[in-house]
RNA sequence: GGAGUCGGCCAGGCAGCCGCUCCGGGGUCGGGUGCGAAUCCGGCGUCGGGGAGGAAAGUCCGGGCUCCACAGGGCAGGGUGCCAGGUAACGCCUGGGGGGCGCGAGCCCACGGAAAGUGCCACAGAAAACAGACCGCCUACCCCGCUUGCGGCUCCGGCCUGCGGCGGGCGGCAAGGGUGAAAAGGUGCGGUAAGAGCGCACCGCGCCGGUGGCAACACGCGGCGGCACGGUAAACCCCACCCGGAGCAAGACCAAAUAGAGGAGCACGCGGCGCUCGCGCCGCAACCCGCGGCCCGCGGGGGCUCCCGGGUAGGUCGCAAGAGGCGUAACGGCGACGUGCGUCCCAGAUGAAUGGCUGUCCACGACAGAACCCGGCUUAUCGGCCGACUCCCCCU
Numbered sequence: 001g002g003a004g005u006c007g008g009c010c011a012g013g014c015a016g017c018c019g020c021u022c023c024g025g026g027g028u029c030g031g032g033u034g035c036g037a038a039u040c041c042g043g044c045g046u047c048g049g050g051g052a053g054g055a056a057a058g059u060c061c062g063g064g065c066u067c068c069a070c071a072g073g074g075c076a077g078g079g080u081g082c083c084a085g086g087u088a089a090c091g092c093c094u095g096g097g098g099g100g101c102g103c104g105a106g107c108c109c110a111c112g113g114a115a116a117g118u119g120c121c122a123c124a125g126a127a128a129a130c131a132g133a134c135c136g137c138c139u140a141c142c143c144c145g146c147u148u149g150c151g152g153c154u155c156c157g158g159c160c161u162g163c164g165g166c167g168g169g170c171g172g173c174a175a176g177g178g179u180g181a182a183a184a185g186g187u188g189c190g191g192u193a194a195g196a197g198c199g200c201a202c203c204g205c206g207c208c209g210g211u212g213g214c215a216a217c218a219c220g221c222g223g224c225g226g227c228a229c230g231g232u233a234a235a236c237c238c239c240a241c242c243c244g245g246a247g248c249a250a251g252a253c254c255a256a257a258u259a260g261a262g263g264a265g266c267a268c269g270c271g272g273c274g275c276u277c278g279c280g281c282c283g284c285a286a287c288c289c290g291c292g293g294c295c296c297g298c299g300g301g302g303g304c305u306c307c308c309g310g311g312u313a314g315g316u317c318g319c320a321a322g323a324g325g326c327g328u329a330a331c332g333g334c335g336a337c338g339u340g341c342g343u344c345c346c347a348g349a350u351g352a353a354u355g356g357c358u359g360u361c362c363a364c365g366a367c368a369g370a371a372c373c374c375g376g377c378u379u380a381u382c383g384g385c386c387g388a389c390u391c392c393c394c395c396u
Stems, first nucleotide, its partner, number of pairs: 001392010012361007020051006027044007053367001057378002060376005065247004077243005082096005097111001098109004112238002117236002119232003134177002136173003142169006149163002151160003185203006204227001205225005210219003251317004262307005269284007287301005324344006331338002362365001
């Protein structure tokens, strides 16, 4: 100098003007309570202070909180899945083991079980799971045919029980070729008709033991077994562990008008019906209201006052001091994290605020906005800064 890996941080700056929302102080106006002093609530303006994010997002996990349900166990259903630890908990995080990728710093893994059972494995290929035989290799054993070779016999024409050769059959093999993502361990020697864990050595694999480790697991440790049958379990399934349901429109409190249930008191004309004998129901009248003013007519109401359960509109709480942030420690731990101490208060709306305009500077500004809260994961994201580390090149 170049190329990279991991971790952390920032998220246009400054100034002026005008707004929005929440909290606090004092002022003023209105209302309530109170004899008053005072106090409470609301409006207005003023002063001071706070006012989105690293993801506020997706709502994918886990918890707090609230209500409902709940003796215990089981079935069904869902989830998780190497080991140990952290945590309120987790599918998260940390450390470790195993596998894969990278020269490396590092990165990735849904990483229990396929010798319980079931299913599936396209195309190609002979065969895809009770393995199989297309090309190829072989002819030791058995059978057939040919034979100009060898051998034997001969009446010299030939003949044969045999040996050999060639071809075929019945067969043997799984070495080699070929297909495939995948074809029943690899290399070598022996062996054989040809071959093959058929035998042996080494490697690999499995089981048992030993050693190390809390464990996963590891071992250039010992023994046994020729080796025991591919893949797929984010296919069914098996094993182990975990899981009650709904969610802040949860839920709690205050509570108007109107209507209605109940109770008390007062008032009450006529008729009918019912009975528990004092009330209830029905119809009509007085009276009131409407049909723009009046009459008729029609329609509606037809007791009044007070108390009260539940509950609607509306309001208040839940709702911002928390598994909280920051700092610190000759604290414990490799670490995630825990403990102690100090310090800070840091959005809280409910048509829902966090903005707009102007000027200026630069590297010209991305993704995107709370809605009960918190811990994670995932996804989106212009640029820039810092730290640690790796590899390559050059110079000294």